The RNA shown here (Bacterial large signal recognition particle RNA) has 266 nucleotides and comes from Firmicutes bacterium UBA3570. The coordinates come from a structure-prediction model, not an experiment, and the mean pLDDT is 78.
[in-house]
């Protein structure tokens, strides 16, 4: 070096998830020359030599091993961007309500502005007058079985008599009360009055006078300022979807490099 027979080993690997952890079943990625049967998600099997049991094939290398290097599918996490929906914030945005200002526009003003002085009205108090209402008084009528008055027939009582007494009905009258009238005077009141008098108050409104001699106003725009508002814009938070030449982590396949037997015979 070649041949034959064996053995270690191999007959897929990885990610997320799950688990104390490891592997598997299920999901995803990758990959093939890359076996078969049984088991299993509130699961199955195991324990750092971390699937178990049974069978089969290849077998010392293009196929086995390597905490080595390159490249890197894909997963996961982060970050960034974007979209949607969501919660909060009054923010020199937007919208909206007020105050001040008076630059522009407008309105009023020499048929006289501001400002000053002054009168009246509106307002309040008292009072008068009027109007209206009520009361009392007044007038008329009515008005008491008895406990009101007068007169009291009959009857009654006292008396020998003369005479005397109380007194019902009736008649006349009256009190309270009731009804009506009249309202001159009296008292009280009022959602009354183009009414009178006196006093007060006040600068809000209306109006007049005197002086004055050019401003006044604040509707719109602008400026300053204070508040409100989550529809929109903006800011912040968290969620989901999509994207990223980004960062971290795990990492299939591929490439490079290295490593690994035994027996017999020639």
């Nucleotide at each position: 070096u070649c041949g034959u027979g064996c053995u270690a080993g191999a007959c897929g690997g990885g990610g997320a998830g799950g688990u104390a952890g490891c592997g598997g079943u299920g999901c995803c990625c990758u990959g093939u020359a890359a076996c078969c049967c049984g088991c299993a998600a509130u699961c199955c099997g195991c324990u750092a030599c971390a699937g178990c049991g049974g069978g089969g094939u290849c077998g010392a290398a293009u196929u086995c091993c390597c905490a080595a290097c390159c490249c890197g599918a894909g997963g996961c996490g982060g970050c960034c961007g974007u979209u949607u929906g969501u919660g909060a914030g009054g923010c020199u945005g937007g919208c909206u309500c007020g105050g001040c200002u008076a630059a522009g526009c407008g309105g009023c003003g020499a048929g006289g502005a501001a400002c000053a002085c002054u009168g009246g009205g509106u307002c309040c108090u008292g009072u008068g007058c009027a109007a209206c209402g009520g009361g009392a008084a007044c007038c008329u009528g009515u008005g008491a079985a008895c406990c009101c008055c007068g007169u009291c027939a009959g009857g009654c009582c006292c008396g020998g008599g003369a005479g005397g007494g109380a007194g019902c009905a009736g008649c006349g009258g009256u009190a309270a009360g009731c009804a009506g009238g009249a309202c001159a005077a009296c008292c009280c009141g009022u959602g009354u009055g183009c009414c009178g008098c006196a006093g007060g108050g006040g600068u809000g409104c209306c109006u007049g006078g005197u002086a004055g001699g050019a401003g006044c106003u604040g509707g719109c725009u602008g400026g300053c300022u204070g508040g409100g508002u989550a529809u929109c814009g903006c800011u912040c938070g968290g969620a989901a979807g999509c994207g990223g030449u980004c960062c971290g982590u795990c990492g299939g396949a591929g490439g490079u490099g290295g490593g690994u037997g035994c027996a017999c015979g020639a």